This is a predicted structure of a 521-nucleotide part of an RNA (small-subunit ribosomal RNA, 5' domain) from an uncultured bacterium. RNAcentral holds the full RNA, with entries from ENA and SILVA. Rfam family: Bacterial small subunit ribosomal RNA. Rfam links the family to the GO terms structural constituent of ribosome and ribosome.

[in-house]
Context: one part of a larger RNA
RNA sequence: GACGAACGCUGGCGGCGUGCCUAACACAUGCAAGUCGAACGGAACUGUUUUGAAAGAUUUCUUCGGAACGAAUUUGAUUUAGUUUAGUGGCGGACGGGUGAGUAACGCGUGAGUAACCUGCCUUCAAGAGGGGGAUAACAUUCUGAAAAGAAUGCUAAUACCGCAUGACAUAUCGGAACCACAUGGUUUUGAUAUCAAAGAUUUUAUCGCUUGAAGAUGGACUCGCGUCCGAUUAGUUAGUUGGUGAGGUAACGGCUCACCAAGACCGCGAUCGGUAGCCGGACUGAGAGGUUGAACGGCCACAUUGGGACUGAGACACGGCCCAGACUCCUACGGGAGGCAGCAGUGGGGGAUAUUGCGCAAUGGGGGCAACCCUGACGCAGCAACGCCGCGUGAAGGAUGAAGGUUUUCGGAUUGUAAACUUCUUUUAUUAAGGACGAAAAAUGACGGUACUUAAUGAAUAAGCUCCGGCUAACUACGUGCCAGCAGCCGCGGUAAUACGUAGGGAGCAAGCGUUGUCC
Numbered sequence: 001g002a003c004g005a006a007c008g009c010u011g012g013c014g015g016c017g018u019g020c021c022u023a024a025c026a027c028a029u030g031c032a033a034g035u036c037g038a039a040c041g042g043a044a045c046u047g048u049u050u051u052g053a054a055a056g057a058u059u060u061c062u063u064c065g066g067a068a069c070g071a072a073u074u075u076g077a078u079u080u081a082g083u084u085u086a087g088u089g090g091c092g093g094a095c096g097g098g099u100g101a102g103u104a105a106c107g108c109g110u111g112a113g114u115a116a117c118c119u120g121c122c123u124u125c126a127a128g129a130g131g132g133g134g135a136u137a138a139c140a141u142u143c144u145g146a147a148a149a150g151a152a153u154g155c156u157a158a159u160a161c162c163g164c165a166u167g168a169c170a171u172a173u174c175g176g177a178a179c180c181a182c183a184u185g186g187u188u189u190u191g192a193u194a195u196c197a198a199a200g201a202u203u204u205u206a207u208c209g210c211u212u213g214a215a216g217a218u219g220g221a222c223u224c225g226c227g228u229c230c231g232a233u234u235a236g237u238u239a240g241u242u243g244g245u246g247a248g249g250u251a252a253c254g255g256c257u258c259a260c261c262a263a264g265a266c267c268g269c270g271a272u273c274g275g276u277a278g279c280c281g282g283a284c285u286g287a288g289a290g291g292u293u294g295a296a297c298g299g300c301c302a303c304a305u306u307g308g309g310a311c312u313g314a315g316a317c318a319c320g321g322c323c324c325a326g327a328c329u330c331c332u333a334c335g336g337g338a339g340g341c342a343g344c345a346g347u348g349g350g351g352g353a354u355a356u357u358g359c360g361c362a363a364u365g366g367g368g369g370c371a372a373c374c375c376u377g378a379c380g381c382a383g384c385a386a387c388g389c390c391g392c393g394u395g396a397a398g399g400a401u402g403a404a405g406g407u408u409u410u411c412g413g414a415u416u417g418u419a420a421a422c423u424u425c426u427u428u429u430a431u432u433a434a435g436g437a438c439g440a441a442a443a444a445u446g447a448c449g450g451u452a453c454u455u456a457a458u459g460a461a462u463a464a465g466c467u468c469c470g471g472c473u474a475a476c477u478a479c480g481u482g483c484c485a486g487c488a489g490c491c492g493c494g495g496u497a498a499u500a501c502g503u504a505g506g507g508a509g510c511a512a513g514c515g516u517u518g519u520c521c
Stems, first nucleotide, its partner, number of pairs: 001520003005517005012392006018385002020350001025348003029345003034091003039088002042085006050077005059068003098303003107228008117220002122216007130164001132162002139154006170195011200208003229275003236266003241263008278300004282293004305326005328339004356382001358381003364378001365376004395425004405416004430458006439448001465510005470491003476505005486493002
């Protein structure tokens, strides 16, 4: 000098930041990923059209028995419009958010390579979308179960699923030619054979979709050079190990996996083993060289109760998906089930120590949707904390009888001290009142927020502490104590005049902080 700090004393305001460093310990509760009815068939509800039934107010006629008219109401079928939506289907849940356990590694950084690769949505270009089929959820009925849930039978739709047609610049195989290169090879062109596609919706007039191919962009995958902590009181290590042939697998190369063959491979330029650790841009310090560090912000990686596994998908071996096993917690009718905060808040626990179960989608961004819009604890804000940095204030000018009081004294005085009182001002801040935003790009839409800010009024009014004073080191006297009590970073003070302990007065330093402790330079 620095800090994600803590502790002690103290504490006025604002702006901007930061805030579980420990138990990757366990978690009550709420929220954090949905959306599309312009893909689909239903269901419910509300109107509407037509019509049937029940019941029958009122009015009229009446021979008083009744007849006609038929409102409100209930209910069934039907037409049509709308709202809501469990289910099928599509896209998104691989992003965003968290954490740093593991990892000494192509994990990261940096520089190359892929003639060994993939890439949904997006952009551009080229070509196309013909004709069919069978199911299934929902629903209904029945059944099982305490529940979670499940089974059987029957019905139905699609942008769900499956054949057929068409087909190349696609893919595969076999050929020809030209050019190029980096070893396997690559590019272009040409011939033959084989294989493969599609889906519709809608305010009805334009759009949004669908299929195939080529290119781009973006995102990823793999390989390599170099760099990347400590220990030799770790010296040998290795059997898919090292290489080859063949096959399988992968988007792709490869012992990645397997069969066979060979006996190799690494190592004193430190293998192997053990310990520690996420890496970097950066940050702190330092004149620099260097040393230390990796909170916040940004990039990469890894993980999601522990271990393993795959499915779906353009993308995962998937935090709020699935399956299995372990531990733990909960429900249970004991047969069986449910769960995963290292998301945001919050709780217990651990700890010297770290915040609200807040507001809003107004902005920025993300997902879905033609859109309206919906969702978004990302994010924007607010709350708490002197945790940090920065700024401001706690008044200004005048004022000597050098007041009183305190302290001290050689009793004369000295000092506190222009300090106060007192006079004249000012109003940052504070309080009250009034006005009141930008952030919102045609209109509409503001959580923050009646906030910031502005104006007016009131009145010095609301606002100073902490440490130190022997030397290092700026700042001295008195009393108390008497090697006691105590101080102390080092040297060292204290045993009767202690500038070193305690108190008081005075002084020095910093200041809404000041000291102490811890860590780094």